Predicted 3D model of a 99-nucleotide RNA (Glycine riboswitch aptamer) from Umezawaea beigongshangensis.
Model confidence (mean pLDDT): 78 of 100.
Taxonomically the source falls in Umezawaea (Bacteria, Actinomycetota, Pseudonocardiales, Pseudonocardiaceae).
RNA sequence: UGAACCCGCGCGGGAGAGUCCGGGCUGAUCACGAGUCCGGCACCGAAGGAGCAAGUCCUCCCCCGGAACCUCUCAGGUGCCAAGGACCGCGCGGGCGAG
Numbered sequence: 001u002g003a004a005c006c007c008g009c010g011c012g013g014g015a016g017a018g019u020c021c022g023g024g025c026u027g028a029u030c031a032c033g034a035g036u037c038c039g040g041c042a043c044c045g046a047a048g049g050a051g052c053a054a055g056u057c058c059u060c061c062c063c064c065g066g067a068a069c070c071u072c073u074c075a076g077g078u079g080c081c082a083a084g085g086a087c088c089g090c091g092c093g094g095g096c097g098a099g
Base pairs, nucleotide, nucleotide: 001099005095006094007093008092009091010090011089012088013087018041020040021039022038023037024036025035026034042078043077044076048074049072050071051070056067057066058065
C1' cells in the first nucleotide's frame, strides 16, 4: 500500500397472506360508506425465535454434528398509505489481512 472476509451506518430495490365475522366508541347520516378498540375464526413467512422430526446442503456412503431462503408459526404480519422486511447493489467508517 492493500484483494478477500466480518461489523456498523446511510441510500436504493425488496415478496406473501382477510378492506373476514360479531360487538363497543367517535364522526357523518334517512341510511350506507370511514376511523379506532375488543373478541373470534381464517391465512402468510423474508425481522426475531424454536427445531433438526421430513426433505436439502456442508459431504463419495452410513452414523454423528451443524446450517438455512427447510420445517413450526411463539412473536410478527394479512385493502391503499405508512411502518417493518431476509436478501441484493452502491457509498462511508472500523476490524482483520492475502499479495